Overview
The RNA shown here (transfer RNA) has 74 nucleotides and comes from a Candidatus Omnitrophota bacterium.

[in-house]
RNA sequence: GGGCUCAUAGCUCAAUCGGUUAGAGCAGAGGACUCAUAAUCCUUUGGUUCCUGGUUCGAGUCCAGGUGGGCCCA
Repeated sequence: GGGCUCAUAGCUCAAUCGGUUAGAGCAGAGGACUCAUAAUCCUUUGGUUCCUGGUUCGAGUCCAGGUGGGCCCA
């Protein structure tokens, strides 16, 4: 220098051919249970979907550029 791939909640990850509310587990908060703690159960908080543009009636998803991580070639 070139190519491929990944980036979504505090963490690990889903999200159908682009479709009408972006979810799950863990973690956090509150409660139940217990003499108490843990475990268990119930409820609940938490998102600029890496950034900037574009396409579209509509973008986490498609396109362009950028940033960062990983891999390969030179």

Its Rfam family is "tRNA". Rfam describes the family as follows. Transfer RNA (tRNA) molecules are approximately 80 nucleotides in length.
Its mean pLDDT, the model's own confidence on a scale to 100, is 81.
It was read from a public genome assembly.
The source organism's lineage runs through Bacteria, Pseudomonadati and Candidatus Omnitrophota.